[in-house]
Molecule: SAM riboswitch aptamer (S box leader)
Organism: uncultured Saprospiraceae bacterium
RNA sequence: GUGUUAUCAAGAAAGGUGGAGGGAUCAGGCCCGACGAAACCUUAGCAACCAGUAGCUUUUCAGUGGUGCUAAUGCCUGCCAGACAACAAAUAAGUCUGGAACGAUGGAAA
Numbered sequence: 001g002u003g004u005u006a007u008c009a010a011g012a013a014a015g016g017u018g019g020a021g022g023g024a025u026c027a028g029g030c031c032c033g034a035c036g037a038a039a040c041c042u043u044a045g046c047a048a049c050c051a052g053u054a055g056c057u058u059u060u061c062a063g064u065g066g067u068g069c070u071a072a073u074g075c076c077u078g079c080c081a082g083a084c085a086a087c088a089a090a091u092a093a094g095u096c097u098g099g100a101a102c103g104a105u106g107g108a109a110a
Base pairs, nucleotide, nucleotide: 004107005106006105007104008103013043014042015041016040017039021032022031023030026078027077028076029075044070045069046068047067049066050065051064052061054059074102079099080098081097082096083095084094
């Protein structure tokens, strides 16, 4: 790095350096940012995927180690399907639900 697999609507901050961007890519929005962005360092915290404990087919405990994270649902949408509403039907748009694709993190194997 590729493939595979599980999860992704919860949770969790300050200081220093730095000096203008950032929110994965592209696009449309929307938001964060000189009351200081990204990145790096230090400390703190959240989580419980793996190692660990008990248990035995599905859970428990712990937070030592590995690891990840600490704005907004993966910030929203884009692709597919369905539902909803109207005198009836069709069309356009909208809302909701489900799925896919892409992405992030962990694990095992090669």